[in-house]
The prediction has a mean pLDDT of 85. The RNA shown here (c-di-GMP-I riboswitch aptamer) has 76 nucleotides and comes from a soil metagenome. Of the family's consensus pairs, 95% are formed in the model.
RNA sequence: GAAAAGGGCAAACCCGUCGUGAGGCGGAGGACGCAAAGCCACGGGGGUCGAAGGCCGACCCAGCCGGGCUACCGAA
Numbered sequence: 001g002a003a004a005a006g007g008g009c010a011a012a013c014c015c016g017u018c019g020u021g022a023g024g025c026g027g028a029g030g031a032c033g034c035a036a037a038g039c040c041a042c043g044g045g046g047g048u049c050g051a052a053g054g055c056c057g058a059c060c061c062a063g064c065c066g067g068g069c070u071a072c073c074g075a076a
Base pairs, nucleotide, nucleotide: 001073008034009033013029014027015026016025017024018023032063038069039068040067042066043065044064045061046060047059048058049057050056
C1' cells in the first nucleotide's frame, strides 16, 4: 500500500460437537469482509456466569480500539 503477481484468511448462516453461558472447536458447506482478519489477553472497551444489587472473583471477544512479536510482494 497499487488498476500488479502469487496467493492467504474467512463474517453471518447451516450441520456436528464442547460449555451454565458469553463463546470455542470441526465441516471436501458458505463468502460479509480483511494488507497482517497471522500470533499474544499487556492497557482500554464490550460480553457471560456466580439467586438479585453492590463488592469481589472467574470466564469470553484478537473480525472493537491501542500496543507487542512475526510475515508474502514491491509501483508511487